This is a predicted structure of a 99-nucleotide RNA (Glycine riboswitch aptamer) from a Gammaproteobacteria bacterium.
The sequence was found by an Rfam model in a public genome assembly.
Model confidence (mean pLDDT): 76 of 100.
It matches the Rfam family "Glycine riboswitch aptamer". From the family's description: This family represents the bacterial glycine riboswitch.
The organism belongs to Gammaproteobacteria, within Bacteria.
RNA sequence: CGGGGCUUCUGGAGAGCGGUGGAUUGGUCGACGAAUCCGCCCACCGAAGGGGAGCGGCGCAGCGCGCCUGAUCUCUCAGGUCACAGGACAGAAGGGCGG
Numbered sequence: 001c002g003g004g005g006c007u008u009c010u011g012g013a014g015a016g017c018g019g020u021g022g023a024u025u026g027g028u029c030g031a032c033g034a035a036u037c038c039g040c041c042c043a044c045c046g047a048a049g050g051g052g053a054g055c056g057g058c059g060c061a062g063c064g065c066g067c068c069u070g071a072u073c074u075c076u077c078a079g080g081u082c083a084c085a086g087g088a089c090a091g092a093a094g095g096g097c098g099g
Base pairs, nucleotide, nucleotide: 001098002097006094007093008092009091010090011089016042018041019040020039021038022037023036024035025034027032043081044080045079049077050075051074052073056068057067058066059065060064
């Protein structure tokens, strides 16, 4: 000086105040309604992770076949849809590594 992976700090979007069943909590004489959690159903998001091909390239005698090839593209399996948490990516510092 560079700097992929590592550590710490900071920033960091999107989408249901949905329906239903059960449990718990406290309010209440009771009815009742509220909150939280879990299951199921429907709707939706996309920036953990995961899948996918295209431009292009290579091989085979070859229309064609096979292989390679990113993503913030695309699919939404997973995950998510108050907050918290998570969060691609970015900045700073450190350490390791290389010159």